Description: The prediction has a mean pLDDT of 88. A computed fold for a 348-nucleotide part of an RNA from an uncultured bacterium, annotated as small-subunit ribosomal RNA, central domain.
Context: one part of a larger RNA
RNA sequence: CUGGGUGUAAAGGGAGCGUAGACGGCGAUGCAAGCCAGAUGUGAAAGCCCGGGGCUCAACCCGGGACUGCAUUUGGAACUGCGUGGCUGGAGUGUCGGAGAGGCAGGCGGAAUUCCUAGUGUAGCGGUGAAAUGCGUAGAUAUUAGGAGGAACACCAGUGGCGAAGGCGGCCUGCUGGACGAUGACUGACGUUGAGGCUCGAAAGCGUGGGGAGCAAACAGGAUUAGAUACCCUGGUAGUCCACGCCGUAAACGAUGACUACUAGGUGUCGGGUGGCAAGGCCAUUCGGUGCCGCAGCAAACGCAAUAAGUAGUCCACCUGGGGAGUACGUUCGCAAGAAUGAAACUC
Numbered sequence: 001c002u003g004g005g006u007g008u009a010a011a012g013g014g015a016g017c018g019u020a021g022a023c024g025g026c027g028a029u030g031c032a033a034g035c036c037a038g039a040u041g042u043g044a045a046a047g048c049c050c051g052g053g054g055c056u057c058a059a060c061c062c063g064g065g066a067c068u069g070c071a072u073u074u075g076g077a078a079c080u081g082c083g084u085g086g087c088u089g090g091a092g093u094g095u096c097g098g099a100g101a102g103g104c105a106g107g108c109g110g111a112a113u114u115c116c117u118a119g120u121g122u123a124g125c126g127g128u129g130a131a132a133u134g135c136g137u138a139g140a141u142a143u144u145a146g147g148a149g150g151a152a153c154a155c156c157a158g159u160g161g162c163g164a165a166g167g168c169g170g171c172c173u174g175c176u177g178g179a180c181g182a183u184g185a186c187u188g189a190c191g192u193u194g195a196g197g198c199u200c201g202a203a204a205g206c207g208u209g210g211g212g213a214g215c216a217a218a219c220a221g222g223a224u225u226a227g228a229u230a231c232c233c234u235g236g237u238a239g240u241c242c243a244c245g246c247c248g249u250a251a252a253c254g255a256u257g258a259c260u261a262c263u264a265g266g267u268g269u270c271g272g273g274u275g276g277c278a279a280g281g282c283c284a285u286u287c288g289g290u291g292c293c294g295c296a297g298c299a300a301a302c303g304c305a306a307u308a309a310g311u312a313g314u315c316c317a318c319c320u321g322g323g324g325a326g327u328a329c330g331u332u333c334g335c336a337a338g339a340a341u342g343a344a345a346c347u348c
Stems, first nucleotide, its partner, number of pairs: 003320004007302002012316001014200004021193003025087002028084004033080002035076008048065005054060001090190001091187003094183004102176007109153001114148007124135002161168002205246006214240002219235004257315006265293013297304002321348003330341004
């Protein structure tokens, strides 16, 4: 390379948009590049294959075939392609409707922690396995009233909802994205995937300027211990929060790429529709989501099983023994931290 694979053995890109490319619905019709058939030319000889001959055999010799190819030409039109003209089932648009922590901005609210002020009040509080450090007669803890400030939003809350992923949760308003159902009016294949590319991307971290209640790396002290650079306790700075700009990584997980079609059922739940009924409700059915159980099938097993890891197709990404190593070197990106790409010697 071919092949075989990628939930857990090595292997799905963190996610989306999309360029090139690859692949692509149903009729009609034309062309004939691919494709198929015929003819002609060529495809040197030797060699190869088949048949035969004679030197005792063989090597050797003779005849035939093929040399799967190329070119020219004559036809064919199923499929692919190209062109023309149509279709509506794929895709999209319109109209109506409800659901939602989807996003951004602004405003508002209550509970709690901490701090400050004032009142009551007196000797403890706090903390632990037990203690101590710590706080407190300069009046703490407790309790009452008032105030300040920051961060997060109990209950509702759900195996629930929304989002491409990361993720999103008090309430109100404005702006705004997507999905879903119904209708079947419009467009008429406008589709799928997507190397590069672009955008988004938890936490931590970085830059500048704010903010700082609680929590809390580092750090300090007290314990524990043989030691204790820990686990426990008392403190506590970055940080956590906001604005703008970087970083671009995660067990970024469903460890399961996207899209389409098909393949027993049962039972919850969320958002719609339709029909029926003795109608506060129930039953049947249908579309979309989200769970559990389970057949066939698949699987090394575990398990998956219409939300497939089943049966097929299209496109992309990735794997190819362990270590060395996600290292070195080079390159690109970054303020840095580092990220991306990514070996070999050697060794088992």

The RNAcentral record of the full RNA draws on ENA, Greengenes and SILVA.